A computed fold for a 478-nucleotide part of an RNA from a Nanobdellati archaeon, annotated as small-subunit ribosomal RNA, 3' major domain. Lineage of the source: Archaea > Nanobdellati. Its mean pLDDT, the model's own confidence on a scale to 100, is 81. It matches the Rfam family "Archaeal small subunit ribosomal RNA". Its family is annotated with ribosome and structural constituent of ribosome in the Gene Ontology.

[in-house]
Context: one part of a larger RNA
RNA sequence: UGGCGGGGGAGUACACAAGGGGUGGAGUCUGCGGUUCAAUUGGAAUCAACGCCGGGAACCUUACCAGGGGCGACGGCAGGAUGAAGGUCAGUCUGAAGGGCUUACCAGACGCGCCGAGAGGUAUUGCAUGGCCGACGUCAGCUCGUGCCGUGAGGUGUGCCGCUAAGCCGGUUAACGAGCGAGACCCGUGCCCUCUGUUGCUACCUCUAUCUUCGGGUAGAGGGGCACUCAGGGGGGACUGCCUGCGUGAAGCAGGAGGAAGGUGCGGGCGACGUUAGGUCAGUAUGGUCCGAAUCUCCUGGGCUACACGCGGGCAACAAUGGCUGGGACAAUGGGAUGCAACCCCGAAAGGGGAAGCCAAUCCUCGAAACCCAGUCUCGGUUCAGAUCGAGGUUUGAAACUCAACCUCGUGACGCCGGAAUCCCUAGUAGUCGAACGUUAGCACCGUUCGGCGAAUACUGUCCCUGCUCCUUGCACA
Numbered sequence: 001u002g003g004c005g006g007g008g009g010a011g012u013a014c015a016c017a018a019g020g021g022g023u024g025g026a027g028u029c030u031g032c033g034g035u036u037c038a039a040u041u042g043g044a045a046u047c048a049a050c051g052c053c054g055g056g057a058a059c060c061u062u063a064c065c066a067g068g069g070g071c072g073a074c075g076g077c078a079g080g081a082u083g084a085a086g087g088u089c090a091g092u093c094u095g096a097a098g099g100g101c102u103u104a105c106c107a108g109a110c111g112c113g114c115c116g117a118g119a120g121g122u123a124u125u126g127c128a129u130g131g132c133c134g135a136c137g138u139c140a141g142c143u144c145g146u147g148c149c150g151u152g153a154g155g156u157g158u159g160c161c162g163c164u165a166a167g168c169c170g171g172u173u174a175a176c177g178a179g180c181g182a183g184a185c186c187c188g189u190g191c192c193c194u195c196u197g198u199u200g201c202u203a204c205c206u207c208u209a210u211c212u213u214c215g216g217g218u219a220g221a222g223g224g225g226c227a228c229u230c231a232g233g234g235g236g237g238a239c240u241g242c243c244u245g246c247g248u249g250a251a252g253c254a255g256g257a258g259g260a261a262g263g264u265g266c267g268g269g270c271g272a273c274g275u276u277a278g279g280u281c282a283g284u285a286u287g288g289u290c291c292g293a294a295u296c297u298c299c300u301g302g303g304c305u306a307c308a309c310g311c312g313g314g315c316a317a318c319a320a321u322g323g324c325u326g327g328g329a330c331a332a333u334g335g336g337a338u339g340c341a342a343c344c345c346c347g348a349a350a351g352g353g354g355a356a357g358c359c360a361a362u363c364c365u366c367g368a369a370a371c372c373c374a375g376u377c378u379c380g381g382u383u384c385a386g387a388u389c390g391a392g393g394u395u396u397g398a399a400a401c402u403c404a405a406c407c408u409c410g411u412g413a414c415g416c417c418g419g420a421a422u423c424c425c426u427a428g429u430a431g432u433c434g435a436a437c438g439u440u441a442g443c444a445c446c447g448u449u450c451g452g453c454g455a456a457u458a459c460u461g462u463c464c465c466u467g468c469u470c471c472u473u474g475c476a477c478a
Base pairs, nucleotide, nucleotide: 001478002477003475004474005473007472008471009470010469011468012467013466015462016461019425020424021423022422023421027315028314029313030312031311032310033309034307035306042053043052064302065301066300067299068298069297070296074116075115076114077113079110086106087105088104090102091101092100093099120291121290123289124288125287129285131280132279133278134276135275136274141180142179143178144177145176146175147156148155149154159172160171161170162169185269186268187267188266189265191236192235193234194233195232196231197230200226201225202224204223205222206221207220208219209218210217211216239262242256243255244254245253246252318418322377323376324375325374326373327372328371334365335364336363339358340357343354344353345352346351384415389410390409391408392407393406394405395404431453432452433451434450435449436448437447438446
């Protein structure tokens, strides 16, 4: 100087407390361990591995296993017109194959038979590395110049008091200044003004249809328009600016006014010096080592999907705040030419046959679901729940046996709210409801985004648990 302490002080965080919802029990999906296997490829291991490697693997992917085939630039040497390397009909071996073999033919100059040297390697080393990423942590820290102190390592500044989300700011001080961080900045969102109106919108006019309580309403078309909605450019707006109180006449704090918004408005991007020999040689790059006719490369099939078990994360449940049937209402984000497909017909459905429009504010996806209304079920392993299995069918794709998804009928298991323990969350949040997109030929209980409905409880308390920051103290630690 740091680190550590079941030392002290101050502060802070969904850390606890106050509340809401889960996980842990059962079923299933998925990842991991273990075991098994010819192979069940490999990596990741507390937080910070385990729906992670965008890793939803039928072939491919694929790195693994079984079987079969192929490949040596360049140099040297055997060999070679008495025919090298190469190609092929038929037969045979074979999953298949002039790949091998048998037999025969074509063709004409090179030459893996040997030595060296290569190409290639998802072979090895993340403890040789670059790059990128995770975590500490969006925590408030980390340093420099000059001066001063100390023999020196180093200290001071960065301390103390107050304050802040903040080493943010104010006061004071042998320090005075400065830099990287914080803030500012950038994007989105919330209010207003302005500009521009097509593919967007429609207050106004006309026509048609329809209802009418004759006032008018609803729907469609045309005209006119840019008022409104919306889209996209530009600008304004919030600064503790104003008032009261507290505070040192400070920084600031509490309350109030006005305001769409109030004290960082809200959400995101942005991650200091460093540490963790953290992760990745399997994304790519790359040093060393190794394989080199196989650890290279291609094909067929299998495996990554196994199953006595153990663990993590989800989904759907155990029902009446519910299940089922019928009717009715309201989104946003995205995507679309190897594509999205209106509409019509066929089918009980999955789906099939035609087919307009759309390279998209134009057309399509597009029916949102929870919700509302009516009916029914009446507490039972049930009209709850849906695993498992049987039968029939549809689609994608050369190909659904291992091993796809979906539809219909039948079958109806465990499960009656989950021990110890443990996780998330402070507002349009938690919870709940669906949608789109990514991956994709096909397959979503995953991931990412989008909107609908929409709480409870601290509003500060810091005694305790956990983590972090600063000051201080002890130290058999460096």